About this RNA: The prediction has a mean pLDDT of 76. The RNA shown here (Bacterial RNase P class A) has 365 nucleotides and comes from a Bacillota bacterium.
């Protein structure tokens, strides 16, 4: 320099009027509304949308529910190890892939525990038997050509035996290449590799690595399954409080032979009330709402996820839903896009900038 690959940070900037929500300090008199309770209004300060606020996919905090006890059904995860409040996230490693490389990218074990599937092609789709083309071996009989004969040679039929190595099919075919045996072939045999058994060694494991060995025992379980571990359930429209008001109205069924007990079924426990249909009432204010499994800076421990200390900081809480409106300067022509209980992920979508670290290639000293 030029291409690559993992990160980390901002999210239109600057100044000026005015105008919104929330906090808070100060004033605390008059004004407007309204029959009235009672509401609005001032002035200065702070502070106010995202890396994703989205999807609602996962963990959770928190609330409520005597059964969050047993269990059955359902549900997650799925190679070791660590990290976390957990998690299907991160982190590091092991196997495999990909890629010159830095790096990316997959995922438990069983298919003989049982059921299913594999189309067409092909002899066969795995019940170890099958043979399309063909390879070998014995015998039998034509046809034609030499030869005095015996006999030789070519060509083709058809029986009878042996292969499964060659070729073809096809995601895939009863271990792969190569030698050597054999009539011709086969792990028949040997040497490597691959698998499967052992026994040593190495590491917390996952798994590696050495040695011996019979020679070898389809694929799909992100098919239904079988193992391990794990999981109560709804959910801020979760739930508390307070004030108003009306009919502690009515009528039916069930209920100690146990009703109702916040997803479903059984047991097992509690012990009264439950449901369903006509009617009245009120549809009001207020907590839950923001100070935290926080955020920043240094340090120390750790290869890292993170953890420990020690200091600083407060950083949005609307209620139908607060950021707008002008004018001036590009400086990035400006994307994806706006908080409703709130964290830790993950996925999607997405202009443009700033910057670290490492690979590969060039060229120079």
């Nucleotide at each position: 320099c030029g291409a690559g690959c993992c990160g980390g940070c901002c999210a239109g900037g600057c100044g000026a009027u005015c105008g919104c929500a929330g906090g808070u300090g100060c004033g605390a008199g008059c004004g407007c509304g309204g029959c009235g309770a009672c509401g609005c209004g001032g002035c200065g300060c702070c502070u106010g949308a995202g890396g994703a606020a989205a999807g609602u996919c996962c963990g959770a905090a928190c609330a409520g529910c005597g059964c969050a006890g047993g269990g059955c059904a359902g549900g997650g995860u799925g190679c070791c190890g660590g990290g976390u409040a957990a998690c299907g996230c991160c982190c590091g490693g092991c196997g495999g892939g990909g890629g010159c490389g830095a790096c990316c990218c997959c995922a438990g074990g069983g298919a003989u525990a049982g059921u299913g599937c594999c189309a067409c092609a092909g002899a066969a789709a795995c019940g170890c038997g099958a043979a399309c083309c063909g390879c070998c071996c014995g015998g039998g009989g034509c046809g034609c050509g030499c030869g005095a004969a015996g006999g030789c040679g070519c060509g083709g039929c058809g029986c009878g035996g042996g292969c499964a190595a060659g070729g073809g099919u096809g995601a895939a075919a009863c271990g792969g290449u190569g030698c050597g045996g054999c009539a011709a072939g086969a792990g028949c045999g040997c040497a490597c590799c691959a698998g499967c058994g052992g026994c040593c060694g190495g590491g917390c494991a996952a798994c590696c690595g050495g040695c011996c060995g019979g020679c070898u025992c389809g694929g799909c379980a992100a098919a239904c399954c079988c193992c391990a571990c794990c999981c109560g359930c709804u959910g801020c429209a979760a739930g508390g409080c307070c004030a108003a008001a009306u009919a502690g109205g009515g009528a039916a069924c069930g209920g100690a032979u146990g009703a109702c007990g916040c997803g479903g079924c059984c047991c097992g426990c509690c012990g009264a009330c439950g449901u369903u249909c006509c009617g009245g009432g009120u549809u009001g204010g207020u907590c839950g709402c923001u100070g935290g499994a926080g955020g920043c800076g240094c340090u120390c421990g750790g290869c890292g996820a993170c953890g420990g200390g020690c200091g600083c900081c407060c950083u949005a809480g609307a209620g139908a839903a607060a950021u707008g409106a002008u004018c001036g300067c590009c400086c990035g022509c400006g994307a994806c896009a706006g908080a409703a209980u709130u964290c830790g992920g993950c996925u999607u979508a997405c202009c443009g900038g700033c910057u670290g670290a490492c690979u590969c290639g060039c060229c120079a000293c």
Record summary:
NCBI's taxonomy places the organism under Bacteria, Bacillati, Bacillota. Its Rfam family is "Bacterial RNase P class A". Rfam links the family to the GO terms tRNA processing, dimeric ribonuclease P complex and ribonuclease P activity. Rfam classes the family as a ribozyme. It was read from a public genome assembly, where an Rfam model found it.